[in-house]
RNA sequence: UUAGUAAACGGCAAACCCGUCGCAAGACGGGGACGCAAAGCCUCCGGUCCACGGCUGCAAAGCACAGGGAUAGCGGGGUUGCCAGAC
Numbered sequence: 001u002u003a004g005u006a007a008a009c010g011g012c013a014a015a016c017c018c019g020u021c022g023c024a025a026g027a028c029g030g031g032g033a034c035g036c037a038a039a040g041c042c043u044c045c046g047g048u049c050c051a052c053g054g055c056u057g058c059a060a061a062g063c064a065c066a067g068g069g070a071u072a073g074c075g076g077g078g079u080u081g082c083c084a085g086a087c
Stems, first nucleotide, its partner, number of pairs: 001086002004083001011036002016031006034073001040079003044076003047071004054063003
């Protein structure tokens, strides 16, 4: 410099279980490992999900948009960085 095929000093931790918080999506802590080369960090763009509000409807239910929230382990983008392969 390139690239993440091989390896992993070191690192993270899905489902599930327990506890706490939250209306919810879900978050945090402990246990636990499905996986991860950015599964570090940031909601800028798109997606998905949640609650509230709006409209239609006798109801069941349906519809659309804005605002709010969640997801960075849905994708893109931004940003920082470890390892070691090849040159």

The RNA shown here (c-di-GMP-I-GGC riboswitch aptamer) has 87 nucleotides and comes from a Gammaproteobacteria bacterium. Its Rfam family is "c-di-GMP-I-GGC riboswitch aptamer". Rfam links the family to the GO term cyclic-di-GMP binding. The prediction has a mean pLDDT of 79.